Background:
Predicted 3D model of an 84-nucleotide RNA (transfer RNA) from a Candidatus Peregrinibacteria bacterium. Model confidence (mean pLDDT): 82 of 100. Its Rfam family is "tRNA". It is annotated as a transfer RNA. The organism belongs to Candidatus Peregrinibacteriota, within Bacteria. The sequence was found in a public genome assembly.
Order: sequence, then C1' cells, then structure tokens
RNA sequence: GCCGGGGUGUCGGAAUUGGCAGACGAGCUUGGCUUAAAACCAAGUGCCCGUAAGGGCGUGUGGGUUCAAGUCCCACCCUCGGCA
Repeated sequence: GCCGGGGUGUCGGAAUUGGCAGACGAGCUUGGCUUAAAACCAAGUGCCCGUAAGGGCGUGUGGGUUCAAGUCCCACCCUCGGCA
C1' cells in the first nucleotide's frame, strides 16, 4: 500500500428484512433470608431537564439517504486478521 472483520451502558454481548436501542449474562444498588457473611430470592440499574406527569439526547467521529438509521451510502479515526 491492497483486501476483509470489528467499534453499542461499568464489562461481555444481542438487535442484519431499516420500524419500541441496549435482550441475555456479569457487575453495582436496595430489600429479604442469616447471629453475621457467602450462596440464594425479589426489585432496580445509559445521560440530562423536571416535584411529578412527562420531555430531550445517546450505538467510534463528521456528513448523506429516508416518514424512520446501531442497521444503507461517503469520508475519516481506532482495532484485529490476511496479502504484498
């Protein structure tokens, strides 16, 4: 230099037919159980605004297409693999 895979909450990792973003697991928080803890059980867990109801933002970065984009298109950044 060329070709291909990947980048999503705190972490692993789903969502590929373009249609509720974060399923599921781990971690964490609160409660239960226990003399106490571990294990186990229940509920919660992206960010911001709001007393609440609710609203806004968010999938590496910036643009584009679309009623609608994590998903499609373009450029760039990072990373892994192959070829030379």